[in-house]
RNA sequence: CCGUGCUAGACGGGGAGCUAGCGGUGCCCUGAACCUGAAAUCCGCUAUAGCAGGGUCGAAUUCCCACUUGAGGCCUUUGCCCUGUGGGACUGCUUGAGCUAAGCGGUGUUGAAGGCUGGGUCCUGCGCGGCAGAACGCUAUGAAUCCCGUCAGAUCCGAGAGGAAGCAGCGGUAAAUAGCCGCUUCUGGGUGCCGCAGGAGCGCCUGGCUGGAGCUGGCUGGCUCGAGUAAGCUACGGGGCAGGGUCGAGAGCGGGUGCACGG
Numbered sequence: 001c002c003g004u005g006c007u008a009g010a011c012g013g014g015g016a017g018c019u020a021g022c023g024g025u026g027c028c029c030u031g032a033a034c035c036u037g038a039a040a041u042c043c044g045c046u047a048u049a050g051c052a053g054g055g056u057c058g059a060a061u062u063c064c065c066a067c068u069u070g071a072g073g074c075c076u077u078u079g080c081c082c083u084g085u086g087g088g089a090c091u092g093c094u095u096g097a098g099c100u101a102a103g104c105g106g107u108g109u110u111g112a113a114g115g116c117u118g119g120g121u122c123c124u125g126c127g128c129g130g131c132a133g134a135a136c137g138c139u140a141u142g143a144a145u146c147c148c149g150u151c152a153g154a155u156c157c158g159a160g161a162g163g164a165a166g167c168a169g170c171g172g173u174a175a176a177u178a179g180c181c182g183c184u185u186c187u188g189g190g191u192g193c194c195g196c197a198g199g200a201g202c203g204c205c206u207g208g209c210u211g212g213a214g215c216u217g218g219c220u221g222g223c224u225c226g227a228g229u230a231a232g233c234u235a236c237g238g239g240g241c242a243g244g245g246u247c248g249a250g251a252g253c254g255g256g257u258g259c260a261c262g263g
Base pairs, nucleotide, nucleotide: 001263002262003261004260005259006258009057010056011055012030013029014028015027020046021045022044023043024042034054035053036052037051063256064255065254067252068251069250072247073246074245075244076243078242079241080240081239082238083237084236085235086234087233090232091231092229093228094227095226096225097224098223099222100221102220103219104218105216106215107214114210115209116208117207118206119205120204121203122199123198124197125196126195127194128192129191131188132187133186134185135184136182137180138179139178140177141176147172148171149170150169155164156163157162
């Protein structure tokens, strides 16, 4: 150096979780790396940390160590950004009420506030007018007959003179209908720049006397008490990016590592 046969060892690993701890089944990430059985209200083991049975490879591209890199997971009250829900002491924004009268405005010597006083508005009663309705009045129409008057013609009684009933027509009237200016009467009201009397009297309007310079509180401002909103603020979450910590598959590079026999 080569060949043969063995042994150590390898035949996936990791994260979170569970666990006193270790590993597995399950979930997730990598990777491509044997078979069978059981395993989560669990299964097996004890820091030499899967159990039971079987198989393949086997001292090297496969084992061990160090370095570099590194998928991914977990933690984070380290910072920033976005977002959900809640709170409403403080700031901000919107707004109600009261007070004030600094500014503006309005009004005021053609006379403010205040005081006294008259009237109206308000209520009740009476009256007058008006409107509406009804009655009454007037006009017109209006009864084949069962309304009135007069009754042509005609009819009846009578010897006659005369008398009687009575249709149509005419005139008038009743019920009823329509219309109408109403000297009239009655009733009614969300009737009236109306009159008289009594009452009420906060307010509003108006007149007179007195008084002699303010009055007002519309806008801005100030103060007080509220109401709303939730932008700032705050509490608890969710997500993203960055940072920190931790574990870490895989990859790269380097180094190390048996036994026996034969040639």